[in-house]
């Protein structure tokens, strides 16, 4: 785009078309074929005229109308042919029409039967029937002549013989014969006409002939005889499907699909057979018979055929009225009037399609109301839309008028001539229909829906829902913010329709003729020889089959196209219209090319001569090394084997060694990127036989060529058969190992096999994943064989590498093409199912070849790219390993977590990157949890209004408290008000949910060296380059090279602390020198040197030197320097990853609660305790414990505070009480050092636990604080597997301070200093990371992907004992009607007939096979979940 459509929603009118696609299923009822009285006799009515009825007879019922069962066929289409034919009615021409005969319906009468119907007898007519006569041109036969053609032959003519005609009638019309025409048929032939080869052979009247029969006519159409043919790979036969064509839909066309309506042809008329009549039938509304079905019946018998028009039932998604009329067109009959006509013309139903019209038009902004939306009280949109004003009246309604279609015939009149014809006039005839059309009237009045709005694809928002409900043509939407579901508002598209479904074409170059491919995506046969076929070198001539041109015939009409015309337009209809119908046939020409024939040529091909080459093939012979075995000898304890072992062999002497013998198989070195062969494949040496290639020569033939469906031959390994052989190796098998297991990898053995001969098999990643042949198209460089050349070099044929153009999706290929062309063959058409099933062929078998479908998926696949990953590779780094030191894991306790428990044990954090984490302070509070009791706008604030001067507060009572109740009565004022409270309204509150809606913040990879951009260049593109390479660095740090050149975020540096020093400054800090003073102390005067404090500077940059290096840079016990190669430490964290963490810091979208999930209070809980884990503390002791003495820090904090000092207390502390808001006051630093003691023990180690007594904080230490004292004195004697930290002022060890804080469960966290090590060979390994490279079927990225069995459900399918259908064929039996043949004693004057009988046949029966379905216990695999 289309439709004979259907379904859903909707629906105003008209015109023109169309309307059982299914059950060729069954049919009630009515109608669809009659007519003629001018052929005949009769009957009825009638006075008659006349009308009517059946019968005989004539013509028509073979047309018209329906359907598409069958048919793959001369059925259809097209073009020819009939010298092999017919044709009623019609036209033309010629001729004729004489005379007889016997019957039979009707009728009458007698019967049978329920009926349908029918019998006997009697008499009768014709244009019914039958003889006779006549007869030519007719037919047949004989004889003769002429003409023509296309083979048989045809035509004309002469003559002889035989045969054959008639009907009347009212003179309108009929009849007979012959010839011609027209029309309609019959027959034959060429070409065209679906699918299957998993249908390859078919055929007995079959193919042909002679003769006959039959027919309108040819013919095996039929019959007898003879011959053995005929068809088929150019697809016979068989099976399936199907009416064919003009046309129709689509398409640029070629095609593909289709065959409704209209036209032509065919076939059929319940299924099947048969003939009769007739001009024509084997006959839709005729006959006979068989069968099925239905109906009637008195059970004896009968009747019927809607695939005619209506209509009914059924089937189905689905298809109309039991209408009107013969007025027109046409048909039958008739002389005519006329009759008949479900053909036809009309009407009815249906939006089924096509076409046309309408549902109003103009103005109208307050941009109304309402709806919807929003950034929400103002906008946007619906929207000039509405209201309102003016105008119009198609359509619909009412009323009125009102066609064309009609031409005639008959009859009447006139005219003409041909006397029965023509022309003119008059009269008459309308189903549709009072319809089309026209006019008048009123009135916007009577008239809009459907689908869609994620992309494709025009059109967007809100609400609801929450992987539900649902949508979906493909991709895909929906799991709480859905433009995709449902609703709404708005919009888009089409419009009396709009969508959906189904089907066809297109897009699809996705079967490729036009117009595709085959290295890797599907696809080159394993390889050759060769048949058919296809294709084929140069020149000349002929021919004209292909080819091209002109002309003629045909190609029905309709359709399509063009130009006109008619309906108001269009659809539609139409023209003596045009064009077209791309075809077929005939004919005349042309001759380049192809073909054919003839002749010639040498360059393709082949042969000859000369030379050469090689693991080419076959057969025979020979050889040495190695191995095994046997013998002898030497010799002694192991051998062998592995990652390590064991099995195995060995004191009966192995392994090893020497000599001899023997067996089988394979041939080291040469050896190669080599050679040969068609491929498979071929390797010691020699001989014989044999195939090929190459070079050279240009002697011979003269296109002999290329390819090659079928076919034939060859064809690795494994395997099979028979017979040999068997050393080594070695499936199966056995044992030993490995392992969770190990039917494996490894080891020890070992059978088939491997080897030979003969015969099978016929497959391989049979690969260059690349069919063969020929020609052409830049180069460079190896190598093999031959020729030329002194050589350089050159030339043929092979075999390699790299590249140009070109090609290619790219990878790549590139004279050995995957380039440019030609020829031939093979093969492909999404993945799976499946190279499976069935069938067939081959095979001994194994199996091979050929080779589907159902079903299922929305992909499967190729090449390349970026990542990620690898028990891949290379380079490099890190306390990553190693080297060391100290720990954890064992004990007790502290603390956090899990688990368990509980009314609650609030919540969060969970590998690394949770677990002394949020929490840097849980007794109440905190607190979010639980129990109980209570409150309901309650805290704060604001705005507006109103009221009051009270409430609040105090006291008392109840109560666990919150709270409740009682009582008490105290504002200020400048009188404007202020203040406070109450109340009302509006704004509450939530540690409730979602960290997977978010902001912010944070952890981690990782302080790892990376992550990117602009321009350019490369690539079809993703993308690459830069960022790679060679060096170097801590570093993408820098250098060199470079299709890259630059730049950004990171690195580094800039910042802070610390290490040296200068300048400035000098209190609260300092004190060298001077002075004073003290038992002593910078205590005082003073000093500004030093230390220190804190601001500004300097200093370090591979700057200098040496060596190496192109450079960057590196090395050095170098110099100098406080410091040397980033001096040490901190802050600083690229692009990003983990939907990482946090809604409980805070903020915030959405959701949820609102006398509660909000708020207040008391008590409890977060502190539980069989257990498990993490992080720590203290220890286990002598490098130690205890006691005594002595010494040295830094940083930080302090007023509800730090607290000197004194007193008291054993102590925690208490009571007094100076100083200090702090460089001024407050704090014993501890390890260390010096002494004493303990002497290796569960101890003078260790301190848990428990008892008692206290102190302090605080409303309050019971659950549940810390500390002190006395007593008690547990485990633990250095910790399994495993695991952590640390590279220098570090580890280890020692103490100190601070935040939080009333106090403190702090052994935590964060800082501060004191003492102060060991070790690093090195990068193989573990972990993590970076760069380059490689493979990938991964991309949620290896915690990936993914295979097979098993379990379960569903689906289709193969096999299958069987069961049950279908169509076709064969054989035999039987056999109706009927034609034909025979007979026919009976009937008939006769023609003929009844009857009997033979052949054939529809149908029926029987039998054995083949083909093809359905179903089936059981069974096989497959697909989906």
């Nucleotide at each position: 785009g289309a439709u004979g459509a259907a379904c859903g929603c909707u629906a105003g009118c008209g015109g023109c078309a169309g309307g059982c696609c299914u059950a060729a299923u069954a049919c009630a009822u009515g109608c669809a074929a009659g007519u003629c009285a001018a052929g005949g006799g009769g009957c009825u009515c009638g006075c008659a005229a006349g009308a009517g009825c059946a019968c005989c007879g004539g013509c028509g019922g073979a047309c018209g109308g329906g359907u598409g069962c069958g048919u793959a066929a001369c059925g259809c289409g097209u073009a020819c042919a009939c010298a092999a034919c017919g044709u009623a009615c019609c036209u033309c021409a010629g001729a004729g029409c004489g005379g007889g005969g016997g019957a039979u319906a009707g009728c009458a009468u007698c019967g049978g039967g329920a009926a349908a119907c029918u019998g006997g007898u009697g008499g009768u007519a014709a244009a019914a029937c039958c003889g006779c006569a006549u007869g030519g041109u007719g037919u047949u036969g004989g004889a003769g002549a002429g003409u023509g053609g296309c083979a048989u032959c045809a035509c004309u003519u002469u003559u002889c013989a035989a045969c054959u005609a008639a009907a009347g009638g009212a003179u309108a019309c009929a009849c007979u014969c012959u010839g011609a025409g027209a029309u309609c048929g019959g027959u034959g032939u060429g070409c065209g006409u679906c699918u299957g080869a998993u249908u390859a052979g078919c055929u007995a009247g079959u193919u042909g002939g002679c003769g006959g029969g039959g027919u309108a006519a040819c013919g095996g159409c039929c019959c007898a005889c003879c011959a053995a043919g005929g068809c088929g790979a150019c697809g016979a036969u068989c099976a399936g499907u199907a009416g064919g064509g003009g046309g129709u839909g689509u398409g640029a066309g070629a095609g593909c699909a289709u065959g409704a309506c209209c036209c032509c042809c065919c076939a059929c008329a319940u299924g099947g057979g048969u003939a009769c009549u007739g001009a024509g039938a084997c006959a839709c509304g005729g006959a006979c018979c068989c069968a099925a079905c239905u109906c009637c019946u008195a059970c004896g018998g009968g009747a019927g055929g809607c695939a005619g028009c209506a209509g009914u039932a059924a089937g189905g998604a689905a298809u109309a009225u039991u209408g009107g009329a013969c007025a027109a067109u046409g048909g039958g009959c008739g002389g005519a009037a006329g009759c008949c006509u479900g053909a036809u013309c009309c009407a009815g139903c249906c939006a089924u399609g096509c076409c046309g019209c309408g549902u109003g038009a103009a103005g109208g902004a307050u941009g109304a109301a309402g709806g919807c939306g929003c950034u929400c009280a103002g906008c946007g949109u619906u929207g000039u839309a509405a209201a309102c004003u003016u105008c119009u009246u198609u359509u619909g309604g009412a009323c009125a008028g009102g066609a064309a279609c009609a031409a005639u015939a008959a009859c009447c009149c006139c005219g003409a001539c041909g006397u029965g014809u023509c022309g003119g006039g008059g009269c008459u005839u309308g189903a549709g229909g009072g319809u089309a059309c026209u006019g008048u009237c009123a009135g916007a009045a009577u008239a809009a829906g459907c689908a869609c709005c994620g992309g494709c694809u025009a059109a967007c928002u809100c609400c609801g829902u929450g992987c539900c409900a649902g949508c979906a043509g493909c991709c895909g939407c929906g799991g709480u913010a859905a433009u995709a579901c449902g609703g709404a508002g708005g919009g888009u598209g089409c419009a009396a329709g709009c969508g959906u479904u189904a089907u066809c074409c297109g897009g699809a170059a996705u079967c490729a003729c036009u117009g595709g491919g085959u290295u890797u995506a599907a696809a080159g046969g394993g390889c050759g020889c060769g048949u058919a076929g296809g294709c084929g070198g140069u020149c000349u001539g002929a021919u004209a089959a292909g080819u091209c041109a002109g002309u003629c015939g045909u190609g029905a009409a309709a359709u399509c196209g063009c130009u006109g015309g008619g309906c108001u337009u269009a659809a539609c209809c139409u023209a003596u219209g045009c064009a077209a119908c791309u075809g077929c046939g005939a004919u005349u020409g042309a001759u380049a090319c192809u073909g054919u024939c003839a002749g010639a040529c040498u360059u393709g091909a082949a042969u000859g001569g000369g030379g050469u080459u090689g693991a080419g093939g076959c057969a025979g012979g020979c050889g040495g090394a190695a191995u095994g075995u046997g013998g002898c000898a030497u010799g002694u304890a192991g051998c062998g084997g592995u990652g390590a072992a064991a099995u195995g062999c060995u004191u009966a002497g192995a392994u090893a060694u020497g000599c001899c013998a023997u067996a089988g198989a394979a041939c080291a070195c040469c050896a190669a990127u080599u050679g040969c062969g068609a491929a498979g494949g071929c390797a010691g040496c020699c001989u014989g036989c044999u195939g090929g290639g190459c070079c050279u020569u240009g002697a011979u033939u003269g296109a002999c060529g290329c390819u090659g469906a079928g076919g034939c031959a060859c064809g690795a390994a494994a395997g099979c058969g028979u017979g040999g052989g068997g050393a080594g190796c070695g499936a199966a098998c056995a044992g030993g190992a490995u392992u969770a297991g190990a039917u494996a990898c490894c080891c020890u053995g070992g059978u088939a096999g491997u080897c030979c001969a003969c015969g099978c098999c016929g497959u391989a990643a049979a690969c260059g994943a690349u069919g063969g042949a020929u020609a052409c198209u830049a180069g460079c460089u190896g190598u093999u064989g031959g020729g030329g050349g002194c050589a350089a070099c050159u030339u043929c044929a092979g075999u390699g590498g790299c590249u140009a153009a070109g090609c290619g999706a790219a990878a790549g290929u590139g004279a050995u093409a995957a380039g440019u062309a030609u020829c031939c063959c093979a093969c492909c058409u999404g993945g799976g199912g499946a190279g499976u099933a069935c069938g067939a062929a081959c095979g001994c078998a194994a199996g091979u070849u050929u080779g589907a479908a159902a079903c299922u998926c929305a992909a499967a696949g190729g090449a390349a790219u970026u990542g990620a990953c690898g028990g891949g590779g290379g380079c490099c780094c890190g306390c990553a390993c190693a080297a060391g030191c100290g720990g954890u894991g064992g004990a007790g306790c502290a603390u956090g977590u899990g688990g368990u428990u509980u009314a609650a044990u609030u919540c969060g954090a969970u590998g690394a990157u949770a677990c002394g984490c949020g929490a840097g302070g849980a007794a109440c509070c905190u607190u979010a949890c639980c129990a109980a009791g209570g409150c309901u706008u309650a805290a704060a604030u604001g705005u507006a209004g109103a009221u009051u001067g009270a409430c609040a507060g105090g006291a008392c009572a109840g109560g666990a408290a919150a709270c409740u109740g009682u009582u008490u009565u105290u504002u200020c004022u400048u009188c404007g008000g202020a203040c406070a409270a109450u109340u009302u309204a509006c704004a509450a509150g939530g540690u409730g949910c979602u960290g997977c809606a978010u902001g912010g913040u944070u952890g981690u990879c990782g302080u790892c060296a990376g992550c990117u951009c602009g321009u350019g260049c490369c690539g079809u593109g993703a993308g690459g380059u830069g960022u790679c390479a060679g060096g170097u660095u801590a570093a993408g740090u820098c250098c060199u090279a470079u299709a890259a050149c630059g730049a950004g975020c990171g690195c580094a540096a800039c910042c802070c602390c610390u290490g040296u020093u200068g300048u400035u400054a000098g209190u609260u800090g300092c004190c060298a020198g001077c002075g004073a003073g003290u038992c002593a102390u910078g205590u005082c005067g003073g000093g500004a040197a030093c230390u220190c404090u804190a601001a500004c500077g300097a200093g370090a940059c591979u700057g200098c030197c040496a060596g190496u290096g192109c450079a960057a840079a590196c090395u050095g016990u170098g110099a100098g320097g406080a410091a040397g190669g980033u001096g040490g430490g901190g802050a600083u964290g690229a692009c990003g990853u983990c939907a990482a963490a946090u809604c409980a810091u805070c903020a915030c979208g959405g959701c949820c609660c609102u006398u509660a999930c909000g708020c207040c209070u008391u008590g409890g809980g977060c502190u539980a305790c069989a257990c498990a884990c993490g992080u720590g503390c203290u220890a286990c002791a002598a490098u130690g414990g205890a006691c005594g003495g002595u010494a040295c820090a830094g940083a930080g904090a302090g007023c509800a505070g730090c607290c000197a000092c004194a007193a008291c207390g054993c102590a925690a502390g208490u009571u007094g009480g100076a100083g200090c808001g702090a460089a001024u006051c407050u704090a014993c630093a501890a390890a260390a050092c010096c002494g004493u003691u303990c002497u290796c023990a569960g101890u003078u180690c260790g301190g848990a636990u428990c008892g008692g007594a206290g102190u302090c904080u605080g409303c309050a230490a019971c659950u549940c604080g810390a500390c002190u004292c006395c007593g008690u004195g547990a485990a633990g004697c250095u910790g399994g597997a495993a695991u952590c930290g640390c590279u220098a002022g570090u580890a280890a060890u020692c103490g100190g301070a601070u935040a939080u804080c009333a106090g403190c469960c702090a052994u935590g966290a964060u800082c501060c200093g004191g003492u102060g090590a060991a070790u690093a060979c090195g990068u193989u390994c573990c972990c993590g990371g970076g760069c380059c490279u490689u493979g990938u079927a991964c991309a949620c990225a290896c915690c990936g992907c993914c295979c097979g069995u098993c379990a379960a459900g569903c689906c289709a399918u193969g096999g299958a004992a069987g069961c049950u259908g279908g169509g076709g064929g064969u054989a035999c039996c039987u056999g109706a009607a009927g034609u034909c043949g025979g007979u026919g004693a009976c009937c008939g004057c006769a023609a003929g007939g009844a009857g009997c009988u033979g052949c054939c046949u529809a149908g029926g029966g029987u039998a054995a096979a083949a083909c093809u379905g359905g179903u089936a216990a059981c069974u096989g695999g497959g697909g989906c979940u």
Predicted 3D model of a 1425-nucleotide RNA (small-subunit ribosomal RNA) from an uncultured bacterium. Its Rfam family is "Bacterial small subunit ribosomal RNA". The coordinates come from a structure-prediction model, not an experiment, and the mean pLDDT is 82. The RNAcentral record of the sequence draws on ENA.